[in-house]
């Protein structure tokens, strides 16, 4: 400096226009003489910024950010 991929909870991850699954972990209960395991409930007005299309945007578009991988 061109192309391309990626960014979702603390971590890990699915959803690709109709409003966010699941799994660790965390918290609160049950169980148990504790604890561990097991069950039960909670847990992202929110999807890297910021604007833009739509009646509606995690998802489309267009800038920036950060990270990877190709070319120079």
């Nucleotide at each position: 400096u061109g192309g391309g991929g990626c960014g979702u909870c603390g971590c890990c991850a699915a959803g690709u226009g109709g409003c966010a699954a699941g799994g660790c972990a965390g918290c609160g209960g049950g169980u148990u003489u504790u604890g561990a395991u097991c069950c039960c409930g909670c847990c992202a007005u929110u999807c890297g910024g910021a604007g833009g299309u739509u009646c509606g945007a995690a998802u489309c578009c267009u800038c920036c950010c950060g990270c990877c991988c190709c070319a120079g």

This is a predicted structure of a 72-nucleotide RNA (transfer RNA) from a Halieaceae bacterium. It matches the Rfam family "tRNA". It is annotated as a transfer RNA. Its family is annotated with triplet codon-amino acid adaptor activity in the Gene Ontology. From the family's description: Transfer RNA (tRNA) molecules are approximately 80 nucleotides in length. NCBI's taxonomy places the organism under Bacteria, Pseudomonadati, Gammaproteobacteria, Cellvibrionales, Halieaceae. It was read from a public genome assembly.